Predicted 3D model of a 502-nucleotide part of an RNA (small-subunit ribosomal RNA, 5' domain) from a metagenome. The coordinates come from a structure-prediction model, not an experiment, and the mean pLDDT is 82.
[in-house]
Context: one part of a larger RNA
RNA sequence: GGACGAACGCUGGCGGCACGCUUAACACAUGCAAGUCGAACGGUGAAGAGAAGCUUGCUUCUCGGGUCAGUGGCGGACGGGUGAGUAACACGUGAGCAACCUGCCUUUAAGAGGGGGAUAACGUUUGGAAACGAACGCUAAUACCGCAUAACAUAGAAGAUUCGCAUGUUUCUUCUAUCAAAGAUUUAUCGCUUAAAGAUGGGCUCGCGUCUGAUUAGCUGGUUGGUGAGGUAACGGCUCACCAAGGCGACGAUCAGUAGCCGUACUGAGAGGUAGAACGGCCACAUUGGGACUGAGACACGGCCCAGACUCCUACGGGAGGCAGCAGUGGGGAAUAUUGCACAAUGGAGGAAACUCUGAUGCAGCGAUGCCGCGUGAGGGAAGAAGGUUUUCGGAUUGUAAACCUCUGUCUUCAGGGACGAUAAUGACGGUACCUGAGGAGGAAGCUCCGGCUAACUACGUGCCAGCAGCCGCGGUAAUACGUAGGGAGCGAGCGUUGUCC
Numbered sequence: 001g002g003a004c005g006a007a008c009g010c011u012g013g014c015g016g017c018a019c020g021c022u023u024a025a026c027a028c029a030u031g032c033a034a035g036u037c038g039a040a041c042g043g044u045g046a047a048g049a050g051a052a053g054c055u056u057g058c059u060u061c062u063c064g065g066g067u068c069a070g071u072g073g074c075g076g077a078c079g080g081g082u083g084a085g086u087a088a089c090a091c092g093u094g095a096g097c098a099a100c101c102u103g104c105c106u107u108u109a110a111g112a113g114g115g116g117g118a119u120a121a122c123g124u125u126u127g128g129a130a131a132c133g134a135a136c137g138c139u140a141a142u143a144c145c146g147c148a149u150a151a152c153a154u155a156g157a158a159g160a161u162u163c164g165c166a167u168g169u170u171u172c173u174u175c176u177a178u179c180a181a182a183g184a185u186u187u188a189u190c191g192c193u194u195a196a197a198g199a200u201g202g203g204c205u206c207g208c209g210u211c212u213g214a215u216u217a218g219c220u221g222g223u224u225g226g227u228g229a230g231g232u233a234a235c236g237g238c239u240c241a242c243c244a245a246g247g248c249g250a251c252g253a254u255c256a257g258u259a260g261c262c263g264u265a266c267u268g269a270g271a272g273g274u275a276g277a278a279c280g281g282c283c284a285c286a287u288u289g290g291g292a293c294u295g296a297g298a299c300a301c302g303g304c305c306c307a308g309a310c311u312c313c314u315a316c317g318g319g320a321g322g323c324a325g326c327a328g329u330g331g332g333g334a335a336u337a338u339u340g341c342a343c344a345a346u347g348g349a350g351g352a353a354a355c356u357c358u359g360a361u362g363c364a365g366c367g368a369u370g371c372c373g374c375g376u377g378a379g380g381g382a383a384g385a386a387g388g389u390u391u392u393c394g395g396a397u398u399g400u401a402a403a404c405c406u407c408u409g410u411c412u413u414c415a416g417g418g419a420c421g422a423u424a425a426u427g428a429c430g431g432u433a434c435c436u437g438a439g440g441a442g443g444a445a446g447c448u449c450c451g452g453c454u455a456a457c458u459a460c461g462u463g464c465c466a467g468c469a470g471c472c473g474c475g476g477u478a479a480u481a482c483g484u485a486g487g488g489a490g491c492g493a494g495c496g497u498u499g500u501c502c
Stems, first nucleotide, its partner, number of pairs: 001502004006498005013374006019367002021332001026330003030327003035074003040071002043068001048063007081285003090210008100202002105198007113147001115145002122137006153178008163168001183190002211257003218248003223245008260282004264275004287308005310321004338364001340363003346360001347358004377407004387398004411443001413438005421429001446491005451472003457486005467474002
């Protein structure tokens, strides 16, 4: 000198764009953050329509569509948060899978025949303070289960054949065995099943790279390898039985400490050093530890079970909860914002759609936290006014500075118009941006420094005191170094200080 997610002191006009708990992965009141589909299903049955009965304003039946919980489907594995753990195939980069999976989507081929038994809702009874149940009875489905059909599927056997570094593998023929389906409707379609391929997303393996310490030198028993079996979507000690005795290590194993990694960012002429906030990619985690279930996908932030700690309710028998989602509260701290508006846009979930949901997102609010832009007036104006400071008392300086004259209208104030973003409609932002008119210099400058480094000097006060200080140092009676004033220098809505990095 540059930089900052900064903080502190003094000061503070406006706008745009960014950014805003770096500390306690501390504890959380309250509200919201993941629902949706009636064109899968049975109930319920408001308004209304029709029919019947008559007691003429009621009852029953049919249609109907609103709502509600339930069965069922898809989505709650995305999006959002945090960086505790992790020195590791976690990440980066480059390869590989003759060892793999992939819902929704796209393309292609084929199919959807005929049955069955339940169950929630509901009703009755009943337990419990509650959370929540229990028994009996009834019922539907795109819920569940057999049967049929079936291959280019899977498994096995036989024969031929292609390719590969090996285990192996491609293709063809024949035989055997096994496995499927669901309907809805406004008749347009949307779904369902099987298979092949694609796309997308994932899983696994490997080469190389990735902090410090030897005042850590030995480490290892599923440990290293083999055979067989189990398990997995898949290879594999992943797991198990048996067998062998291996495997790693001064090219730093093991242990200890620290740490999410990268694109990037800051700095530097570069080499390099440092950092990993925001934005983007990957990983890990969701009160702590463990576990699986469902599912195409989780060992699942707003799912389940168990254990621990904590908090709350309780009729003491038992229950409920998880903000490292968005706001917000307490606490910690030098320190970090609103319990805001809207789904209008972009995107996501569901739905045939209308649409619903969306604290993702778009916006607004607060903060000079940063960057950028603009303003606080412009021109003229010497009697060089008054006042201040200083003085050798002549003057010098503040100083064209002010007054005064002539203008301007950026920002501002008031009034009127008023968007783009949205397409036929739909705008939170917002009566915002912007435009027009009017008014009036009116409402808008400070901070630090002035001994040298280092741009900028005098007076008074003080008298090794009070104090200053980044280093050298200054102050003990003429202090350009302390304090104040005048003047000056620098930067400017900021200026200084502190901290950290280069």

Source information:
The full RNA is in RNAcentral, with records from SILVA.